[in-house]
Context: one part of a larger RNA
RNA sequence: CCAUGUCGAAGGAACUUGGCAAAAUGACCUCGUAAUUUCGGGAGAAGGGGUGCUCUCCUAUCUUUUGAUUAGGAAAGCGGCACAUACCAGGGGUAGCAACUAUUUAUUAAAAACACAGGACUCUGCUAAGUGGUAACACAAUGUAUAGAGUCUGACUCCUGCCUGGUGUUGGAAGGUUGGAAGGAGAAGUGUGAUAAGCUUUGAACGGAAGCCCCGGUAAAUGGCAGCAGUAACUCUAUCUAUCCUAAGGUAGCAAAAUUCCUUGUCGCAUAAGUAUCGACCUGCACGAAUGGUAUAAUGACUGCCCCGCUGUCUCCGACAUGGACCCA
Numbered sequence: 001c002c003a004u005g006u007c008g009a010a011g012g013a014a015c016u017u018g019g020c021a022a023a024a025u026g027a028c029c030u031c032g033u034a035a036u037u038u039c040g041g042g043a044g045a046a047g048g049g050g051u052g053c054u055c056u057c058c059u060a061u062c063u064u065u066u067g068a069u070u071a072g073g074a075a076a077g078c079g080g081c082a083c084a085u086a087c088c089a090g091g092g093g094u095a096g097c098a099a100c101u102a103u104u105u106a107u108u109a110a111a112a113a114c115a116c117a118g119g120a121c122u123c124u125g126c127u128a129a130g131u132g133g134u135a136a137c138a139c140a141a142u143g144u145a146u147a148g149a150g151u152c153u154g155a156c157u158c159c160u161g162c163c164u165g166g167u168g169u170u171g172g173a174a175g176g177u178u179g180g181a182a183g184g185a186g187a188a189g190u191g192u193g194a195u196a197a198g199c200u201u202u203g204a205a206c207g208g209a210a211g212c213c214c215c216g217g218u219a220a221a222u223g224g225c226a227g228c229a230g231u232a233a234c235u236c237u238a239u240c241u242a243u244c245c246u247a248a249g250g251u252a253g254c255a256a257a258a259u260u261c262c263u264u265g266u267c268g269c270a271u272a273a274g275u276a277u278c279g280a281c282c283u284g285c286a287c288g289a290a291u292g293g294u295a296u297a298a299u300g301a302c303u304g305c306c307c308c309g310c311u312g313u314c315u316c317c318g319a320c321a322u323g324g325a326c327c328c329a
Base pairs, nucleotide, nucleotide: 001324002323003322004321005320006319007318008317010315011314014313019310027051028050029049030048031047036041038155052078053077054076056074057073058072059071060070061068062067079083091307092306093305094304095303096302097300098299103113118153119152120151121150122149123148124147130139131138132137158293159292161225162224163223166222167221168218169217170216171215172214175213176212177211183202184201185200186199227243229241230240253287254284265281266280267279268278
């Protein structure tokens, strides 16, 4: 010096990306227990007190009227530095995300990802749709629309706005659009001949299906949801007005957000000091409603921030134990 342990004055997170690691708390009985809540919880919330041994008495129990055992209680006494004597053995608050239990990258990721109950849409009338197979056939299903398949969302609460122009899908069918068979003939080049396909030309009949164009529907289908001016008796702002464009111009709610570039936005809380956190504001570069929006009790080896307690994480290192490394033999 390394590994594993033990102890440490004063301070107590000043360490550090971050309390990582360590320390601390811890059991049982009893008292007591907040916000909030889906009334179940939260909750072991938090926070107090008690605990060993001996003897006596009391209660219960069993035997039998005298005792005994076990359990509990009360009082007194005794011992130790220490009585849950060792091992074992919970901190609290506040935001984000995900409702939850569950699942996952065997061997760097356990999560906010997947799943989930619940919600919605679409297809499917049974020889079902859908799927596997060249096929026979099989699954779906010995099921039958309260069933089966596919896609999206993701408990619950309050909700889910406008747009069908594009893309898709679905319904319609008045009109528009459309192809060149069989056969015949021709031609450069090669020593000659023959010929398949192709090329060129000629060419009948049918006025004709689907598709597309076209006309409708459909957004919990794919998707989309503007601009520029002027205007109120200080100033500023603009309920309002005008205009251009669009299929329609972002509604409710939320918002410097897991989304905010400018940005450490501005204000507040907290600190001596806070690019963080939390609460607001709204100027949303570039939130927004099942690609779900918002809120949320409970839950979380998830991710931020704060507090109590605690400590060698640190100020700042020291000592000891065991085993290595190392040096000498």
A computed fold for a 329-nucleotide part of an RNA from Saccharum spontaneum, annotated as large-subunit ribosomal RNA, domain IV.